[in-house]
RNA sequence: GCCCCUGUAGCUCAAUGGAUAGAGCACCGGACUUCUAAUCCGACGGUUACAGGUUCGAGUCCUGUCAGGGGCA
Numbered sequence: 001g002c003c004c005c006u007g008u009a010g011c012u013c014a015a016u017g018g019a020u021a022g023a024g025c026a027c028c029g030g031a032c033u034u035c036u037a038a039u040c041c042g043a044c045g046g047u048u049a050c051a052g053g054u055u056c057g058a059g060u061c062c063u064g065u066c067a068g069g070g071g072c073a
Base pairs, nucleotide, nucleotide: 001072002071003070004069005068006067007066010025011024012023013022018056028042029041030040031039049065050064051063052062053061
């Protein structure tokens, strides 16, 4: 330098172009318990990497950039 893949909550990951982007874990609060752990309940947490485009509508499709991984040279 070229090609491919990935980028969504603190972490791991879902989400057929269409309802208010969800789940598990973690953190926080509560219940239970003599206390802790476990279990249960609840709450919190998102510029879907960035910028454009297509569309009535984009996390999803297209283009560019950035970051990470892999391959070739």